RNA sequence: UCUCCCGCAGCGGGAGAGACCGGGAUCCUACUGGGAAUUCCGGCGCCGAAGGAGCAACCGCCCCGGAAACUCUCAGGCGAAAGGACCGCUGCAGGGAU
Numbered sequence: 001u002c003u004c005c006c007g008c009a010g011c012g013g014g015a016g017a018g019a020c021c022g023g024g025a026u027c028c029u030a031c032u033g034g035g036a037a038u039u040c041c042g043g044c045g046c047c048g049a050a051g052g053a054g055c056a057a058c059c060g061c062c063c064c065g066g067a068a069a070c071u072c073u074c075a076g077g078c079g080a081a082a083g084g085a086c087c088g089c090u091g092c093a094g095g096g097a098u
Stems, first nucleotide, its partner, number of pairs: 001097001004096003007092007018044001020043007027035003045078003051074001052072003058066003
């Protein structure tokens, strides 16, 4: 020195896929039923953009290693909310570099 790279923080944007099915508990009710939200258990179907893993174009200091938005779905997610790779803007001399 953020008019070099990485990282961190704040703000904004940010997709996909069942408000699925069955049972139990709590609550409400017009009560052999029904309803809403929360929670627990089981089931099938799906999504990929937290994380993780695999292959690879390519790259390197070439023994070996680094590697994706591709692939797999362990995890996560499938109304809203939350989260969210990534992008934009603003800052911090934190690490590297000069």